[in-house]
RNA sequence: CCUGUCCGCUGGGCAGUCGCCCGGAAACGGGAGGAAAGUCCGGUCUCCACAGGGCAGCGUGCCGGCUAACAGCCGGGCAAGCUUAACAGCUUGACGGAAAGUGCAACAGAAAAUAUACCGCCCGAUUUAAUUUGGGUAAGGGUGAAAUGGUGCGGUAAGAGCGCACCGCAGUCGGAGUAAUUCGGCUGGCAAGGCAAACCCCACGCGGAGCAAGACCAAAUAGGAGAGGAGGAGCUGCCCGCUCCGUUGACUCUCGGGUAGGUCGCUGGAGCCGGGCAGCAAUGUCCGGCCAAGAUGAAUGGCUGCCGCCCGCAAGGGUACAGAAACCGGCUUACAGGCGGCAGGCCGU
Numbered sequence: 001c002c003u004g005u006c007c008g009c010u011g012g013g014c015a016g017u018c019g020c021c022c023g024g025a026a027a028c029g030g031g032a033g034g035a036a037a038g039u040c041c042g043g044u045c046u047c048c049a050c051a052g053g054g055c056a057g058c059g060u061g062c063c064g065g066c067u068a069a070c071a072g073c074c075g076g077g078c079a080a081g082c083u084u085a086a087c088a089g090c091u092u093g094a095c096g097g098a099a100a101g102u103g104c105a106a107c108a109g110a111a112a113a114u115a116u117a118c119c120g121c122c123c124g125a126u127u128u129a130a131u132u133u134g135g136g137u138a139a140g141g142g143u144g145a146a147a148u149g150g151u152g153c154g155g156u157a158a159g160a161g162c163g164c165a166c167c168g169c170a171g172u173c174g175g176a177g178u179a180a181u182u183c184g185g186c187u188g189g190c191a192a193g194g195c196a197a198a199c200c201c202c203a204c205g206c207g208g209a210g211c212a213a214g215a216c217c218a219a220a221u222a223g224g225a226g227a228g229g230a231g232g233a234g235c236u237g238c239c240c241g242c243u244c245c246g247u248u249g250a251c252u253c254u255c256g257g258g259u260a261g262g263u264c265g266c267u268g269g270a271g272c273c274g275g276g277c278a279g280c281a282a283u284g285u286c287c288g289g290c291c292a293a294g295a296u297g298a299a300u301g302g303c304u305g306c307c308g309c310c311c312g313c314a315a316g317g318g319u320a321c322a323g324a325a326a327c328c329g330g331c332u333u334a335c336a337g338g339c340g341g342c343a344g345g346c347c348g349u
């Protein structure tokens, strides 16, 4: 200097003008995000249900810590991969149980689990060789993702934990550690192959629905309840008259449910910023400062000028992903450009 499948931060700026939503008497103040997204986890809040216990169902699953809680985060252990001469380092991991039971394993292969003999090797029989056949053998070959501990020496007809040494494994004892786990001694010839993101077993946790939750105020019309009730309504006012309705209750008043509509819930909160302290960290705590959308056929916008960045010779064009809907903590996914780190490459000294 270049590159980016990596990580973190950031996510255009200033001014004018015309509007919109919220607060305010006004002046004026505030007005999308790091993901507001997916709605995948966990909570706050609200209503409904609920004596206690169990079954079923769902979820979680190494250990310790953090937290309101979590399938999240931090620290540690172990395993796998990368890298290294090694130590170290980085990345990833649903990472309890295969010694209760059931089940599964394509293709290939003799055999996929009460093991097994295809080739080969060894011993024997058929007079010898070849061939055939009986037996032994898992050291060698072959198949497979996976083949019944590994390496070496001894041993043997050939072989085999058959014996031994080391490694691995299991049991046990001791040391370290809160623990997961690890280190060492002793004993054992080796049992119990793999899969539980197959059923299952074990431990722990879990009631349901969701702000269209839910609470309050409350028209018109229709229906309901109670009281009064012989009248009531129309024909422009009054009288008469006529018509219609009415004791099978018209009409009037009151009450309650409830619809439209409105109000609350609604944003001051597990809040934000700065600093100190405790802690490896996640995080906690103390002090100081701050208030920063709250709409509902749903505001947060349009235009102009200057600047930044990208494309273009220029004129000019473009400027990512995306947009609150009760709120909060996570996870996941999308994302142009810029900054920093890290990794790789090239050049120079």
Stems, first nucleotide, its partner, number of pairs: 001345004006341005012307007020031004033321001037332002040330005045210004057206005062076005077095001078093005096201002101199002103195002118141002120137006149167006168190001169188008214264004224255005231245005271290008308319004